Predicted 3D model of a 490-nucleotide part of an RNA (small-subunit ribosomal RNA, 3' major domain) from an uncultured eukaryote.

Context: one part of a larger RNA
RNA sequence: UGACGGGGGCCCGCACAAGCGGUGGAGCAUGUGGUUUAAUCUGAUGCAACGCGAAGAACCUUACCAGGGCUUGACAUCUUAUCUGAUUUUUUGAAAAAAAAAUCUUUAUUACUCUUUACUUUGUAAAGAGUGAAGAUAAUGACAGGUGGUGCAUGGCUGUCGUCAGCUCGUGUCGUGAGAUGUUGGGUUAAGUCCCGCAACGAGCGCAACCCUUGUCUAUUAUUGCUACAUACUAAGGUAUCGGAAAUUAUAGAGACUGCCGGUGACAAGCCGGAGGAAGGUGAGGAUGACGUCAAGUCGGCAUGCCCCUUAUGUCCUGGGCGACACACGUGCUACAAUGGCCGAGACAAUGAGAUGCUACUUCGUGAGAAUACGCUAACCUCAAAAACUCGGUCUUAAUUCGGAUUGCAGGCUGCAACUCGCCUGCAUGAAGCUGGAAUCGCUAGUAAUCGCCGGUCAGCCAUACGGCGGCGAAUACGUUCCCGGGCCU
Numbered sequence: 001u002g003a004c005g006g007g008g009g010c011c012c013g014c015a016c017a018a019g020c021g022g023u024g025g026a027g028c029a030u031g032u033g034g035u036u037u038a039a040u041c042u043g044a045u046g047c048a049a050c051g052c053g054a055a056g057a058a059c060c061u062u063a064c065c066a067g068g069g070c071u072u073g074a075c076a077u078c079u080u081a082u083c084u085g086a087u088u089u090u091u092u093g094a095a096a097a098a099a100a101a102a103u104c105u106u107u108a109u110u111a112c113u114c115u116u117u118a119c120u121u122u123g124u125a126a127a128g129a130g131u132g133a134a135g136a137u138a139a140u141g142a143c144a145g146g147u148g149g150u151g152c153a154u155g156g157c158u159g160u161c162g163u164c165a166g167c168u169c170g171u172g173u174c175g176u177g178a179g180a181u182g183u184u185g186g187g188u189u190a191a192g193u194c195c196c197g198c199a200a201c202g203a204g205c206g207c208a209a210c211c212c213u214u215g216u217c218u219a220u221u222a223u224u225g226c227u228a229c230a231u232a233c234u235a236a237g238g239u240a241u242c243g244g245a246a247a248u249u250a251u252a253g254a255g256a257c258u259g260c261c262g263g264u265g266a267c268a269a270g271c272c273g274g275a276g277g278a279a280g281g282u283g284a285g286g287a288u289g290a291c292g293u294c295a296a297g298u299c300g301g302c303a304u305g306c307c308c309c310u311u312a313u314g315u316c317c318u319g320g321g322c323g324a325c326a327c328a329c330g331u332g333c334u335a336c337a338a339u340g341g342c343c344g345a346g347a348c349a350a351u352g353a354g355a356u357g358c359u360a361c362u363u364c365g366u367g368a369g370a371a372u373a374c375g376c377u378a379a380c381c382u383c384a385a386a387a388a389c390u391c392g393g394u395c396u397u398a399a400u401u402c403g404g405a406u407u408g409c410a411g412g413c414u415g416c417a418a419c420u421c422g423c424c425u426g427c428a429u430g431a432a433g434c435u436g437g438a439a440u441c442g443c444u445a446g447u448a449a450u451c452g453c454c455g456g457u458c459a460g461c462c463a464u465a466c467g468g469c470g471g472c473g474a475a476u477a478c479g480u481u482c483c484c485g486g487g488c489c490u
Stems, first nucleotide, its partner, number of pairs: 007490007015480002019443005026334008034325002042053002064320007073143001077142002079139006085104008109133011145309002148307003154303002156298003159294001161292001166205006172181003185196003211286004216254005222248001226244002230241004257280001260274005323462001336436001340395007352383003357376002362371003402433001407428007450471006
């Protein structure tokens, strides 16, 4: 000077408290440990590993295992030599591949130059020669290749403390010096935010603002969107024309600044109350992460030093494995029911996606789907049905008309291929489970809880995941003694 203290003072945060809903018990999904295995590839391990890398393991992916092959190699450059048409079949094999054969025509890739011949105006066609380019085969070695090791050799990127309010510098001053001061103090703030004071005066990185979305208004805009008024047609629903009001679309602006009033305060910064206002004191949300800490994570995204392998630790292929299962843990989904289940009828969103794509209508099928096929490069057409909800009926407390695991049979779809190991449908089956011990998690408002919809990856999908979107919509906060984390002074 820091760090630490079951030292002190001050102050914050869903940190506790006050509430609401969960996890921990059940079944299943998924990740991990362990065990097993020929292999169950590998990394991540308190918070900050464990629905994490993986925005999608049947083959591929794939790195693992078994077996079958190759050795200048699956991929690149260089050297030397030879060569360059098209098509097909057979044998061996699990494939990779190896071996062999046949057919056709004009004996053969392509650019340029020269010579000869034919037609002949330029020129075109054929043959021959030369040079270059591309490709193939063979040989040779230089080399290729490595998801092999080291994240404790590294770059880059990332997590975390933490969106916490801090971290420093120049000059000056003080101190023998390490260093101090500034940055402490009195107030105040979400904030080292601002004010006042002061041997300090200034400055930088952070804070805030500038950026995006959203909430109000104005102007402009007007199709593929919208339909007030009017007209025409129609049984109704609706359609067409006109028009540019409302709403919407998407550009530009306005608006909020403690600006105004009262109180309080050191006449300051500010704080409290009020007015006006769509919004009030950072309006709400996002992006944005200072100096640094953890030899934190990543050599398996990529790059890269060093070490190691080189007929193998490289590479091609088939099959298997990554999906095993006494068990233990994490994260989730579905439930245990009447604020409910089932049946019938009816209503209201927003974000998005769509050309080897989304697919209407119609027909067939109980259904998953199939057949046919309109429209749409999309404010036009399609996915698309929103669901919770409302109305009517039924069930009557029962392991049940709750719950749906598990299993059998019959099908559909994708795809060379669903046995290991896909998803979906129908019929049958109908397990555990009657609200969960100790313990523990999230959340302060359009939030929690609850309801569905969309997307990426993707042939298909093990998605209950992840990322978004809207519908419905609470309770509680006395307070800071205590638990956890953090800031300042001592």
Rfam family: Bacterial small subunit ribosomal RNA. Model confidence (mean pLDDT): 83 of 100.